[in-house]
Molecule: transfer RNA
Organism: Jenufa perforata
């Protein structure tokens, strides 16, 4: 320099263009001699950034940024 993949909750990951979710962690409550375990509830997201297409974009297109791989 070229090229491929990737970026979503604190972490690991889902999500056919049509309400953004799960597990774990954390918080609160229940359970009990106490802790752990178990049960329940609520909270936690400008979907990397900026544009475009669309009635509607995490999803499609373009550029950029970060990370990983390949070629030279």
């Nucleotide at each position: 320099u070229u090229u491929u993949c990737u970026a979503u909750a604190g972490c690991u990951c889902a999500a056919u263009g049509g309400u953004a979710g799960a597990g774990c962690a954390g918080u609160u409550g229940g359970c009990u001699g106490u802790u752990a375990a178990c049960c329940a509830a609520a909270a936690g997201g400008u979907u990397g950034u900026a544009g475009g297409u669309u009635c509607a974009a995490a999803u499609c297109c373009u550029a950029c940024u970060g990370g990983a791989g390949a070629a030279g």